[in-house]
This is a predicted structure of a 101-nucleotide RNA (Guanidine-I riboswitch aptamer). The prediction has a mean pLDDT of 77.

RNA sequence: AUUAAGGUCCGCUAGGGUUCCGCCGAUGCCUUGCUUCGGGACUGGUCCGAGAGCGGCCCGCCCCGCAAGGGGCGACACGGAAGGACAAAAGCCUGGGAGAU
Numbered sequence: 001a002u003u004a005a006g007g008u009c010c011g012c013u014a015g016g017g018u019u020c021c022g023c024c025g026a027u028g029c030c031u032u033g034c035u036u037c038g039g040g041a042c043u044g045g046u047c048c049g050a051g052a053g054c055g056g057c058c059c060g061c062c063c064c065g066c067a068a069g070g071g072g073c074g075a076c077a078c079g080g081a082a083g084g085a086c087a088a089a090a091g092c093c094u095g096g097g098a099g100a101u
Stems, first nucleotide, its partner, number of pairs: 007058001009056004015048002020045002022042001023039004028034002059074006076096001078099001082094003
């Protein structure tokens, strides 16, 4: 210096925070339910969510079959710091990037 180097989308999960809901605490009252404020070192619902997590449609290649259709394969993958978005954060995005091997 070069190569190994990779289809898209959808659903979900690990994970993530705190706009909204709920929960907890305080506060006030038209007192048993609401107002306002605070809390994610609050289990949760909504929400965000993986290249290196799971599943699926489509797609590509191969095989069987006259056809309809059926089956198989789609491997591997260490990784910052920093910055960015939404309310906010993250295994999100920059990014299979820089770097390492």

Rfam family: Guanidine-I riboswitch aptamer. Rfam describes the family as follows. This family represents a conserved RNA structure found upstream of the ykkC and yxkD genes in Bacillus subtilis and related genes in other bacteria.